The part of an RNA shown here (small-subunit ribosomal RNA, central domain) has 348 nucleotides and comes from an uncultured bacterium. RNAcentral holds the full RNA, with entries from ENA.

Context: one part of a larger RNA
RNA sequence: UUGGGCGGAAAGCGCGCGCAGGUGGCUUACUAAGGCUGAUGCGAAAGCCCACCGUACAACCGUGGAGGGUCAUCGAAAACUGUUAUACUUGCGGGCAGGAGAGAGAAGCGGAAAUCAUAGUGUAACUCCGAAAGGCGCAGAGAUUAGGAGGAACACCAGUGACAAAGGCGGCUGUUAGGGCCGAUACUGGACACGAAGCGCAAAACCGUGGGGAAAAACCAGGAUUAGAUACCUGGGUAGUCCCCGCCGUAAACGAUGAGUGCUAAGUGUUGGUGUCAUAAGAGACCAUUGGUGCAGGUGACGCAUCAAUCAGUCCGCCUGGGGAGUAGGACCGCGCGGGUGUUACUC
Numbered sequence: 001u002u003g004g005g006c007g008g009a010a011a012g013c014g015c016g017c018g019c020a021g022g023u024g025g026c027u028u029a030c031u032a033a034g035g036c037u038g039a040u041g042c043g044a045a046a047g048c049c050c051a052c053c054g055u056a057c058a059a060c061c062g063u064g065g066a067g068g069g070u071c072a073u074c075g076a077a078a079a080c081u082g083u084u085a086u087a088c089u090u091g092c093g094g095g096c097a098g099g100a101g102a103g104a105g106a107a108g109c110g111g112a113a114a115u116c117a118u119a120g121u122g123u124a125a126c127u128c129c130g131a132a133a134g135g136c137g138c139a140g141a142g143a144u145u146a147g148g149a150g151g152a153a154c155a156c157c158a159g160u161g162a163c164a165a166a167g168g169c170g171g172c173u174g175u176u177a178g179g180g181c182c183g184a185u186a187c188u189g190g191a192c193a194c195g196a197a198g199c200g201c202a203a204a205a206c207c208g209u210g211g212g213g214a215a216a217a218a219c220c221a222g223g224a225u226u227a228g229a230u231a232c233c234u235g236g237g238u239a240g241u242c243c244c245c246g247c248c249g250u251a252a253a254c255g256a257u258g259a260g261u262g263c264u265a266a267g268u269g270u271u272g273g274u275g276u277c278a279u280a281a282g283a284g285a286c287c288a289u290u291g292g293u294g295c296a297g298g299u300g301a302c303g304c305a306u307c308a309a310u311c312a313g314u315c316c317g318c319c320u321g322g323g324g325a326g327u328a329g330g331a332c333c334g335c336g337c338g339g340g341u342g343u344u345a346c347u348c
Stems, first nucleotide, its partner, number of pairs: 003320004007302001012316001014201004022194002025088001028085002031082001033081002037075005042069001049065004054060001091192001092189003096183001098181001104176002107173003110154001115149002118146004126135002163168001207246002210243002215241001220236001222234002258315002261312002266293001268291002271288004276283002297304001321348003330341001332339002
């Protein structure tokens, strides 16, 4: 535990789908639960508050009044919220016509490069460094030529360019299904969002079974450097990196900025689309996208600023001094590594 907050001080779940709950466009009618309103009853006395009386004053006492409510019952109204019924189209969705894209899955194909093996030519070096050593080479290396093998990644194009919910996504081809944009206004459904739980997706690394292995490379051992050198440099080199199926469920999963809605100066780029004017180039407009600058505003300032960190309103998540500690224990998940949930004592 009211409140105040969450770009960087503590704080936005990594992302989506989503039952319940809460909140939710517009018309008419009904209802009367909420809310508004009237009356009655009760709300003991004492006390508190107000007025007056008594004790010379006061305390104190007495009398009267007021007040006190998530209360009960009966009535009235029907603007608002709700219920029920009804109608609507502007939010949202569907259909039609265009068109962009490294979005996803499965399959096939391609060339460059590096490496290796084979064969030819050819002879003494090559590699590496700050300098070297080590390594490789007369059992013919390096260089060069030829045709091969196998694996991984796709130069240029390439762009604060595109696409995707996020993670992410880049050679080419067709294929399967997904999302978004623009246009026309006629047709069509008629309020159809957020979201505790729950379910799914989720880089890299790790793990399990089986394949694969060119290159580079944790670990490892060799050589240097150094006082030492479990490093930086160097010659090697295994797991893993790749594929199939499973597992894990975390990242500075970042815009360190939750989702959806509406409103709020301007200038200038960018990607996609559609009209208009010109039609030889081009110019200007609208919608959606994505940058940089900059008013108002808000911010402690930095910075943000129509892609808000502005102004409103809805829902969810989260924070509450530092350390102890994202630890311990518990139960849950995992083959394991571990993960999510998550304290106290003590101390400053």